[in-house]
Molecule: Bacterial RNase P class A
Organism: Cognatundibacterium luofuense
RNA sequence: GAAGCAGGCCAGACAAUCGCUGGCUGUUACAGCAAUGUAGCAGCGGGAGGAAGGUCCGGACUCCACAGAGCAGGGUGACGGCUAACGGCCGUACGCUGAAAGCCGCAAGGUAUAAGGCGAGGAAUAGGGCCACAGAGACGAGCGUAUUCAGUUACGGUGAAACGCGGUAACCUCCACCCGGAGCAAUUUCAAAUAGGCACGCAUUGAUGUGGCUCGCGGAGCGUGCGGGUAGAAAGCUUGAGCACUGGAGCAAUCCAGCGCCUAGAGGAAUGAUUGUCAUAGUCUGAGUGAUCAGACCGUAACAGAAUCCGGCCUACCGGCCUGCUUUAUUU
Numbered sequence: 001g002a003a004g005c006a007g008g009c010c011a012g013a014c015a016a017u018c019g020c021u022g023g024c025u026g027u028u029a030c031a032g033c034a035a036u037g038u039a040g041c042a043g044c045g046g047g048a049g050g051a052a053g054g055u056c057c058g059g060a061c062u063c064c065a066c067a068g069a070g071c072a073g074g075g076u077g078a079c080g081g082c083u084a085a086c087g088g089c090c091g092u093a094c095g096c097u098g099a100a101a102g103c104c105g106c107a108a109g110g111u112a113u114a115a116g117g118c119g120a121g122g123a124a125u126a127g128g129g130c131c132a133c134a135g136a137g138a139c140g141a142g143c144g145u146a147u148u149c150a151g152u153u154a155c156g157g158u159g160a161a162a163c164g165c166g167g168u169a170a171c172c173u174c175c176a177c178c179c180g181g182a183g184c185a186a187u188u189u190c191a192a193a194u195a196g197g198c199a200c201g202c203a204u205u206g207a208u209g210u211g212g213c214u215c216g217c218g219g220a221g222c223g224u225g226c227g228g229g230u231a232g233a234a235a236g237c238u239u240g241a242g243c244a245c246u247g248g249a250g251c252a253a254u255c256c257a258g259c260g261c262c263u264a265g266a267g268g269a270a271u272g273a274u275u276g277u278c279a280u281a282g283u284c285u286g287a288g289u290g291a292u293c294a295g296a297c298c299g300u301a302a303c304a305g306a307a308u309c310c311g312g313c314c315u316a317c318c319g320g321c322c323u324g325c326u327u328u329a330u331u332u
Stems, first nucleotide, its partner, number of pairs: 001328010012278007020047002023044009049303001053314002056312005061183004073179005078092005094119004102111003122174002127172002129168003139164001143156004187235004197226006209217002242261002245258005279300001282297006
C1' cells in the first nucleotide's frame, strides 16, 4: 500500500434575555405551645436517550393464593462457565460461511484459508405418524431383471433415502431442567362537597325555613355524631445487581479490593423559546488542469421524548472521531 473484519466515543458549541419543572438557602405573611407546615418573593445550582422506542425475554418490588407430592399446561436443550435471573453473555468443539493475494483458465469463471460472522443443534434401538417429484416399487416387506430343484442366489437406471440398524423430533412423543397468578392504573396512608347508611335527640302540642327579633305565612322533616366510598392530596419514586478511576484474579464473560462521586423525578405529564457568534451537513455562484479556495443562501440538519426500577434482546438512525485484529505486496 491492498483486502476483510471487530470494538469504543460523540451525535451541535458558547453567550445573552425570557420562561417551565423539581431541590437548597434566605426572607415575608398566615397557622401552630413548639417541632414544623402552607403561600409569596429573592438568590444559587440540577433538568431526556443511545436507543428514553418495541414491550419480546429475565429479575427486583407489591398484593393475592399456597403443608407436601403428582398430573395437566407452557418454556429451554452440544459441552463447560458467568449471572439476581434469562431464551442473555463468554470460552471450547462441530458444521456452514468468509477477501485481496496466489494457482488454473484466452476470457467468463473456478479453487483456499485468516481475522470475523452465523447456528431452534438432547433422543430415530421406547412407540405412533409422514416421506413431495423422479422411479416398476417409498417404509414393509415386497418389486424388476438375470439365475436356481427351490423367494435359491446375484444385481438395482430413479431418488434425500432402494432391497437396510434409511430420513423427519420446525408432527406427536420420550428424556433432563425451569415455571403459582396479577401488575406501580401494583400497593398503602390522609381525606372534602353532594347523595345513600347507622345511632341519638327534636318535630303535626307545628320543629326546620322565611336576611337579626316578633307577628304572619308555609308545612315534614330537621340537628348532632359515626362509618364506608368518591374527588383531591401524600407515600411507593429514584442510593442503585449504581457510576468513574486504580490495582488484582481469570483466555474471556465476570468477580474481588481500594478510592472518589450523587448524575431528571414529572404526574393530562416540565426538560423550552428568541437573538447573536462559531462549527458541521446541504444548495448556488465564481476562481483553479486539479487537489482545493473564496463568497452567498440555508438555519441544526438522522432516529427519536423518561413515566416504579434494573439486566438483556430486537428494531430505527444524518454525520463525524478514535482504537484494535487478520491475511497479503513492496521497501528498509